Large-subunit ribosomal RNA, domain IV from an Actinomycetota bacterium, 330 nucleotides, folded computationally.
[in-house]
Context: one part of a larger RNA
RNA sequence: CUGGGGCUAGGGAACUCGGCAAAUUGGCCCCGUAACUUCGGGAGAAGGGGUGCCUGAAGUCUUCAGCUAAAGCUGGGGACUUCAGGUCGCAGUGACCAGGGGGGCCCGACUGUUUAAUAAAAACAUAGGUCCCCGCUAGCCCGUAAGGGUGUGUACGGGGGCUGAAUCCUGGCCACUGGUGGUCCGUGAAGCCCGGGUCCAACCGGGUGAAGCGCCACCGAAGGCCGGGAGUAACUCUGACUCUCUUAAGGUAGCCAAAUGCCUUGCCGGGUAAGUUCCGGCGUGCAUGAAUGGAUCAACGAGGUCCCCACUGUCCCAGCCCAGGACCCG
Repeated sequence: CUGGGGCUAGGGAACUCGGCAAAUUGGCCCCGUAACUUCGGGAGAAGGGGUGCCUGAAGUCUUCAGCUAAAGCUGGGGACUUCAGGUCGCAGUGACCAGGGGGGCCCGACUGUUUAAUAAAAACAUAGGUCCCCGCUAGCCCGUAAGGGUGUGUACGGGGGCUGAAUCCUGGCCACUGGUGGUCCGUGAAGCCCGGGUCCAACCGGGUGAAGCGCCACCGAAGGCCGGGAGUAACUCUGACUCUCUUAAGGUAGCCAAAUGCCUUGCCGGGUAAGUUCCGGCGUGCAUGAAUGGAUCAACGAGGUCCCCACUGUCCCAGCCCAGGACCCG
């Protein structure tokens, strides 16, 4: 020097991207325990006290012996509980074993699953919700086929898509794309019919005419989409109101500088002596928004982020010690 371990005055996160690492806590018994909540939880919340050994007493259970008709009583032994007194040490779960805690927010409801060997997550799954296909010789899937799976199944079933517990909800638009249905009519291949082609065939023209398309409707928890410019209230500001252009319709309820806000370290408030992060508001939202789900949310999380208490060699700022390796000799 390197990997591992032990201790440290005073301070106590000043370290650092970040308390990473370490330290603290720790078992059992007793007391005590908040907001919130889906009333189950939260909860080992938090926060306190006790804990060894000796002696004595009481109690519970049990075993043996004696007495007794039995309940039971007496005596000996064992396990456990409680109380009192005493006693030793710095220290009694004396070593080992053995939760640090609290508060706010984001995301995902939860337990679970995942990149074998750099990612465990907010990703996947999930119960629940909803839409579509399918009446069984079905639908969907594999196969050229024969045949097979779903299926020892039959709509309270099977297959497919999206969303993702519960709670409160899920707005407007069918112009485009898509799906479903309809349809006098238009278009529409081969075939067929008729005509032309000197007779036949080729060939040419006309008619008929399926699906499809055109056309007419419906359908958004289908792909998707959801405006602009002026004026206006008796201070000012703002604009409930009015006008106008325009669209298929002009973003509703909610929510927000958010894992979404460019400008931006937005503005105000809180926390700090000081806060680009954090929390609460505001909304002028570059470019929020309702199953591509919106909002909220108890519990849960080796998830992300902020703060506080405790604790510490992370640091101020280093020092000492222990056994290995490197190193030296052999």